[in-house]
Context: one part of a larger RNA
RNA sequence: GAACGAACGCUGGCGGCAGGCUUAACACAUGCAAGUCGAACGCCCCGCAAGGGUAGUGGCGCACGGGGGAGUAACGCGUGGGAACCUACCUAGCAGUACGGGAUAACUGUGGGAAACUGCAGCUAAUACCGUAUACGCCCUACGGGGGAAAGGAGAGGCGCUCUGGGAGGAGCCCGCGUCCGAUUAGCUUGUUGGUGAGGUAACGGCUCACCAAGGCUUCGAUCGGUAGCUGGUCUGAGAGGAUGAUCAGCCACACUGGGACUGAGACACGGCCCAGACUCCUACGGGAGGCAGCAGUGGGGAAUAUUGGACAAUGGGCGCAAGCCUGAUCCAGCCAUGCCGCGUGAGUGAAGAAGGCCUUAGGGUUGUAAAGCUCUUUCACCGGUGAAGAUGAUGACGGUAGCCGGAGAAGAAGCCCCGGCUAACUCCGUGCCAGCAGCCGCGGUAAUACGGAGGGGGCGAGCGUUGUUC
Numbered sequence: 001g002a003a004c005g006a007a008c009g010c011u012g013g014c015g016g017c018a019g020g021c022u023u024a025a026c027a028c029a030u031g032c033a034a035g036u037c038g039a040a041c042g043c044c045c046c047g048c049a050a051g052g053g054u055a056g057u058g059g060c061g062c063a064c065g066g067g068g069g070a071g072u073a074a075c076g077c078g079u080g081g082g083a084a085c086c087u088a089c090c091u092a093g094c095a096g097u098a099c100g101g102g103a104u105a106a107c108u109g110u111g112g113g114a115a116a117c118u119g120c121a122g123c124u125a126a127u128a129c130c131g132u133a134u135a136c137g138c139c140c141u142a143c144g145g146g147g148g149a150a151a152g153g154a155g156a157g158g159c160g161c162u163c164u165g166g167g168a169g170g171a172g173c174c175c176g177c178g179u180c181c182g183a184u185u186a187g188c189u190u191g192u193u194g195g196u197g198a199g200g201u202a203a204c205g206g207c208u209c210a211c212c213a214a215g216g217c218u219u220c221g222a223u224c225g226g227u228a229g230c231u232g233g234u235c236u237g238a239g240a241g242g243a244u245g246a247u248c249a250g251c252c253a254c255a256c257u258g259g260g261a262c263u264g265a266g267a268c269a270c271g272g273c274c275c276a277g278a279c280u281c282c283u284a285c286g287g288g289a290g291g292c293a294g295c296a297g298u299g300g301g302g303a304a305u306a307u308u309g310g311a312c313a314a315u316g317g318g319c320g321c322a323a324g325c326c327u328g329a330u331c332c333a334g335c336c337a338u339g340c341c342g343c344g345u346g347a348g349u350g351a352a353g354a355a356g357g358c359c360u361u362a363g364g365g366u367u368g369u370a371a372a373g374c375u376c377u378u379u380c381a382c383c384g385g386u387g388a389a390g391a392u393g394a395u396g397a398c399g400g401u402a403g404c405c406g407g408a409g410a411a412g413a414a415g416c417c418c419c420g421g422c423u424a425a426c427u428c429c430g431u432g433c434c435a436g437c438a439g440c441c442g443c444g445g446u447a448a449u450a451c452g453g454a455g456g457g458g459g460c461g462a463g464c465g466u467u468g469u470u471c
Stems, first nucleotide, its partner, number of pairs: 001471004006467005013343006019336002021301001026299003030296003035060003040057002044053003067254001069252001076179007086170002090167002093164001095162003098132004107122006139146002152159001180226003187217003192214008229251004233244004256277005279290004307333001309332003315329001316327004346376004356367004380412001382407005390398001415460005420441003426455005436443002
């Protein structure tokens, strides 16, 4: 000098665009944050009917989106390759969509329980579930042979369902190279290293297991310990480099702590399940309920960081043929000079160089064209009116916002730090090694340009200084 997710002190007019718990991955009251489909299904309720609606069965979604960075020094990330592999919805093809069956929730009856919830008996439907046929394409098999699909439906168009091999996008796996500090960590390893066989997986593989061999890694730093999410980037610097990883974007890992699987195309699943633990709450003491590192908000911690706001109008997502419903994603508004940028706080004229202040050699000098006065202007703010684009036929939260027109009146709007040298800027008074200043050198013990005040001056300006951190 530059920079900052900054904080603190003094001060503070307006707007635009950004940013806003860096600390306790501490604990959380309350509300909301994931539903949707009656064009899959039966009942029930409202209604004269048309039609509408709640719960339930069923389908799809809830693995996305959103959050914080605890763990992780690792194929985690970055980059470049690879083969043994899966893929719901979407998409271009091929071939089908046949015949049957038994249940069950809802409901009814009757019980248990404080509640959470739940037992028994009976009835019923489906695009729920099961069987058979068919497929020669698919899988297993040397052959023979064997296994293996479907769902319909408001009238139709159309929408679906099944098998199969492709596409697109997505996911899993393997490898080369790169990726912090410590040797006051030098040896580490027994599923360990390899083989054969088997199991398992969507898939390769000690991934797992049986047997066999005794290997494998390491001073080119193994192992151990510490620290840390990685990257695109960001800051600085002429560069090389150093530091860093907030916001935005990609990947990873996590969801009270630890473990586990279920469902599913996909999870070992933030607002799912089970077990254990800590904590909190309810209880009729028998037993139950919970998980804000989602958006707001509360306590706590801290130098320190915002509203328990509006809307689905736009963009996007889920479901639905659609109408539409849901969406604290998102778009907006609120708060904060936290930052960057822009604008304003007036312009011209005005010397009796007024008064006052300060200094003075008492003549004067300076503040100073500064003020007053006179003549103007009206940006911004204010008042009245009008009033968008953003939306493609309808639909605008923002918002009576931005903008435009008119009106009034200089009217409402300047501070902060410094003045010994470095370093731009000097005098007087007070104080008297005191009180104090200070980034370094150093000032102060009676003439202090260095302390405190004043006048004057310098710098920056809605900011200015201080502190912290990085280059």
Model confidence (mean pLDDT): 85 of 100. This is a predicted structure of a 471-nucleotide part of an RNA (small-subunit ribosomal RNA, 5' domain) from an uncultured prokaryote. The RNAcentral record of the full RNA draws on ENA.